[in-house]
This is a predicted structure of a 557-nucleotide part of an RNA (large-subunit ribosomal RNA, domain V) from a Patescibacteria group bacterium. Its mean pLDDT, the model's own confidence on a scale to 100, is 81.
Context: one part of a larger RNA
RNA sequence: CCUGCAGCUAGACGAAAAGACCCUAGAAGCUUUACUAUAGCUUGGUAUUGGGUAUGUUUUUUUGAUGCGUAGCAUAGGUGGGAGACUUUGAAGCAUUCCUUUCGGGGAAUGUGGAGUCGUCAGUGAAAUACCACUCUUCCAAAAGGCAUAUUCUAACCACGAGGCACAAACCCUCGUGAGACAGUACCUGGCAGGUAGUUUUAGUGGGGCGCUAUCCUCCUAAAGAGUAACGGAGGAGUUUAUUAAGGUCAGCUAGGCGCGAAUGGAAACCGUGCCGAUAGUGUAAUGGCACAAGCCAGCUUAACUGCAAGUCGUACAUGACGAGCAGAUGCGAAAGCAGAGCAUAGUGAACCGACGGUCCGUAUUAGAUGCGGCCGAAGAUUAACGGAUAGAAGCUACUCUGGGGAUAACAGGCUAGUUCCGCCCAAGCGUCCAUAGCGACGGCGGAGUUCGGCACCUCGAUGUCGGCUCACCUUAGCGCGGGGCUGGAGAAGGUCCCAAGCGUAUGGCUGUUCGCCAUUUAAAAAGGUACGCGAGCUGGGUUCAAACCGUUCAGC
Numbered sequence: 001c002c003u004g005c006a007g008c009u010a011g012a013c014g015a016a017a018a019g020a021c022c023c024u025a026g027a028a029g030c031u032u033u034a035c036u037a038u039a040g041c042u043u044g045g046u047a048u049u050g051g052g053u054a055u056g057u058u059u060u061u062u063u064g065a066u067g068c069g070u071a072g073c074a075u076a077g078g079u080g081g082g083a084g085a086c087u088u089u090g091a092a093g094c095a096u097u098c099c100u101u102u103c104g105g106g107g108a109a110u111g112u113g114g115a116g117u118c119g120u121c122a123g124u125g126a127a128a129u130a131c132c133a134c135u136c137u138u139c140c141a142a143a144a145g146g147c148a149u150a151u152u153c154u155a156a157c158c159a160c161g162a163g164g165c166a167c168a169a170a171c172c173c174u175c176g177u178g179a180g181a182c183a184g185u186a187c188c189u190g191g192c193a194g195g196u197a198g199u200u201u202u203a204g205u206g207g208g209g210c211g212c213u214a215u216c217c218u219c220c221u222a223a224a225g226a227g228u229a230a231c232g233g234a235g236g237a238g239u240u241u242a243u244u245a246a247g248g249u250c251a252g253c254u255a256g257g258c259g260c261g262a263a264u265g266g267a268a269a270c271c272g273u274g275c276c277g278a279u280a281g282u283g284u285a286a287u288g289g290c291a292c293a294a295g296c297c298a299g300c301u302u303a304a305c306u307g308c309a310a311g312u313c314g315u316a317c318a319u320g321a322c323g324a325g326c327a328g329a330u331g332c333g334a335a336a337g338c339a340g341a342g343c344a345u346a347g348u349g350a351a352c353c354g355a356c357g358g359u360c361c362g363u364a365u366u367a368g369a370u371g372c373g374g375c376c377g378a379a380g381a382u383u384a385a386c387g388g389a390u391a392g393a394a395g396c397u398a399c400u401c402u403g404g405g406g407a408u409a410a411c412a413g414g415c416u417a418g419u420u421c422c423g424c425c426c427a428a429g430c431g432u433c434c435a436u437a438g439c440g441a442c443g444g445c446g447g448a449g450u451u452c453g454g455c456a457c458c459u460c461g462a463u464g465u466c467g468g469c470u471c472a473c474c475u476u477a478g479c480g481c482g483g484g485g486c487u488g489g490a491g492a493a494g495g496u497c498c499c500a501a502g503c504g505u506a507u508g509g510c511u512g513u514u515c516g517c518c519a520u521u522u523a524a525a526a527a528g529g530u531a532c533g534c535g536a537g538c539u540g541g542g543u544u545c546a547a548a549c550c551g552u553u554c555a556g557c
Stems, first nucleotide, its partner, number of pairs: 022405006028397004034199005040192003044188005050153013064139002067136001077135005084118003093112008158178007202214003211231001215237006238386001239283001240342002247301003252296002255279001256276006281290002284347001286345003305328004311322003317387001330339003353380001356377004361373003412459001413457001414455003418452001420448006429439002466541001467539003471533001472530005479504003482499006506520005
């Protein structure tokens, strides 16, 4: 040195299990004032479901009554016919009872009585309840029908019992009792309804969550055409203006600041004058414009029109922007002309759906009317996740599961070095005096890779995570032992710096602790690196699954 065997586990990012943490796309279970259904419960209607009675109400029919402005015998509903009508089948009158009343009266029944009562005629807008027919208001009564309520019946339906076939369970038949048109059931209908079911619960994101954002306008970033990203830096919009327009046109005008002067009068009012020249103003943010004004003021007005449109800009598409010119009708201006809103750029929403207005349009033989559809016009979306998935939608999971990801987090490593630690430069000042024995402000320059971070590069078909134990190896920015320089070093003890890694560098109490505090020692009780060394070496106190116990609170019971 090789090999075998017996041992030990530092490494082969050892083996095992397509990581359970995290993210992503799904699934499942659970919850609820998520959405939509539904079992169940409940309301009402109809059917099964029939007969009486009473009450209330309503409709129709019949009989009867009822009707008062003034004038007028007096309580005149309306219209028509009408010269007679009623009466021994009992007139006037009288008595009793009842109804009604505008308190004047009117009507009915019974008894008595025994022959008359009323109309036509006068007065009234209208003439007789003299008589007949139709009819209106209000009321009584009766009948029929409907509805509601109450009550009753028995025959549907229901329950129980007994008997028969049958010495036999069910079906069936008969009878009795109770209940009874209720209940039960069917269909329709309103309500309650996580009991149950199906689902939804956006995306971006220097991991995810929380926060913020998502459409449009202006500027910078943007690299002198256009365009151009970031959770880059700054601001705005979801409108406004109609009779005194902030629109059109015609005519006219020029702001703003400063200096000086001048009663009240002042920093600023109005007046005069000189200088600068757009600093002013523009409905509304910023940018670009604007004096020939797009800024300011006055007159007249409605082009803030209808039908179109050559040609362009912009652009994946769909949207979007500009537009000479033609026809019609119009406003202003003497005219040439100008006017299809506003100095420009934000002030917004596709389809579908239903509703509205218009229309020589289509439509089941013809005509008319409707319905439906077409075409034109215009309204309804914080459809704001703003190119809008649906008419319609929230959460929990540590009981979890699946497919994936080192495309993406937590450990460790890597890169970086803001933070941390260490060193240096300058020297204001402290140090009685004296910057530098020892310190050192304001500042500046580095190094290390022990902290907290940033990034997300290997690893998610797995790189086991704190502390302790055991065993250590290395570095020096040196705690002790060694050798030196300076000293604000008398000596001793110190301070500070230089050289030096050979050896060494504590035991207990508390805490899971690393750390820290305390007690007592020691020459000293140094700082770090090694996957915060070391779990195929140990432990498992902590962290970080489920299950369960104890305690607190509590729905329910």